Large-subunit ribosomal RNA, domain IV from a Phycisphaerae bacterium, 358 nucleotides, folded computationally. Model confidence (mean pLDDT): 82 of 100. RNAcentral holds the full RNA, with entries from ENA.
[in-house]
Context: one part of a larger RNA
RNA sequence: CCGUUCUUAAGGAACUAGGCAAUUUGACCCCGUAAGUUCGCAAAAAGGGGUCCCUACAGAGGUAUUUAGUUUACUAAGUGCCUGCUGAGGGCGCAGUGAAGUGGCUCUGGCGACUGUUUAUCAAAAACACAGUUCUGUGCUAACUCUUACAGAGGAUGUAUACAGAAUGACGCGUGCUCGGUGCCGGAAGGUUAAGGAAGCCGGUCAUUGGCCUUCGGGCUGAGAAGCUGGCAACCGAAGCCCCGGUAAACAGCGGCCGUAACUAUGACGGUCCUAAGGUAGCGAAGUUCCUUGUCGGGUAAGUUCCGACGUGCAUGAACCGCGUAACGACUGGAGCAGUGUCUCAAGGACGGACUCG
Numbered sequence: 001c002c003g004u005u006c007u008u009a010a011g012g013a014a015c016u017a018g019g020c021a022a023u024u025u026g027a028c029c030c031c032g033u034a035a036g037u038u039c040g041c042a043a044a045a046a047g048g049g050g051u052c053c054c055u056a057c058a059g060a061g062g063u064a065u066u067u068a069g070u071u072u073a074c075u076a077a078g079u080g081c082c083u084g085c086u087g088a089g090g091g092c093g094c095a096g097u098g099a100a101g102u103g104g105c106u107c108u109g110g111c112g113a114c115u116g117u118u119u120a121u122c123a124a125a126a127a128c129a130c131a132g133u134u135c136u137g138u139g140c141u142a143a144c145u146c147u148u149a150c151a152g153a154g155g156a157u158g159u160a161u162a163c164a165g166a167a168u169g170a171c172g173c174g175u176g177c178u179c180g181g182u183g184c185c186g187g188a189a190g191g192u193u194a195a196g197g198a199a200g201c202c203g204g205u206c207a208u209u210g211g212c213c214u215u216c217g218g219g220c221u222g223a224g225a226a227g228c229u230g231g232c233a234a235c236c237g238a239a240g241c242c243c244c245g246g247u248a249a250a251c252a253g254c255g256g257c258c259g260u261a262a263c264u265a266u267g268a269c270g271g272u273c274c275u276a277a278g279g280u281a282g283c284g285a286a287g288u289u290c291c292u293u294g295u296c297g298g299g300u301a302a303g304u305u306c307c308g309a310c311g312u313g314c315a316u317g318a319a320c321c322g323c324g325u326a327a328c329g330a331c332u333g334g335a336g337c338a339g340u341g342u343c344u345c346a347a348g349g350a351c352g353g354a355c356u357c358g
Stems, first nucleotide, its partner, number of pairs: 001353008010344002014342001027051005036041001038170001052091004057087003060083010092096001104337007111329002116128002132168007144154003171324004176254003181251002183247005190242003196236002200232006208223006255273005282316001283313001294310005
């Protein structure tokens, strides 16, 4: 000097990003226990007393004995003794839980209802799950999933109070407007339209045949039915798309400008433009607020955090749920009490190590 550990005057969070760490608390018995609340809880709330020793008082238990109830037993009453067991009183001390295991408490916000789950090895949470809620699909060889086809398996030895998929996430009060776009569902008059079909048209081939030339062997050049064949094609032709309608707890979206009331300010009101419709109830500087340490109030001597309001919401808002909510939480913010070597400010002890010397 380092590590582990113990103790500490006075002060008591002044430390620090932050009480991180440490301390306090702690057992049992008795008393006592608030707001709130889903009446279960909250609750070991909080807070207080006791724990050792003694006893002449009272009680309890035990025991002996007397009397009475006819004996025993038992019961009742009386008397003696024992047990500090209980009450009460008293006493000593700094201290009376224990061998060990062993809550500090309170007030108040946020988030998530809860128990649970998770990043094996930096994250345990407000993330995931959850019961509950809603929507959609599925009538059984179900939908859906696995499987190379077929077959088969799961779903399910279940059957719509079921199963599958999606979203939300206890409970309470609620869940507004918009179907123009996208999706999904339904519709079928018209438009578009593939393969395929197809009247017809064009070409090839070819029976047959014309013209010209000829050394009479043939050569050149045309026309061309049916069939076969290549191409084109009016027209016919499903779903889909266009189209019509529905649907938002489907994906989503939910305005601008100008003016206006008897001071000013504000704007219930009016005008105008655009839109599918222009944000309702709530909540709101929020885990969302840039400006911003917004403004006011509270707490402090002093508060960028915190709590209550306000509403000017850069850019809240209703199952990507909105707002509340008792209980719960190794969650997270703020405040207080207690007690503390975190600190003022450091000191000493124990054990181990490092180092130096022998």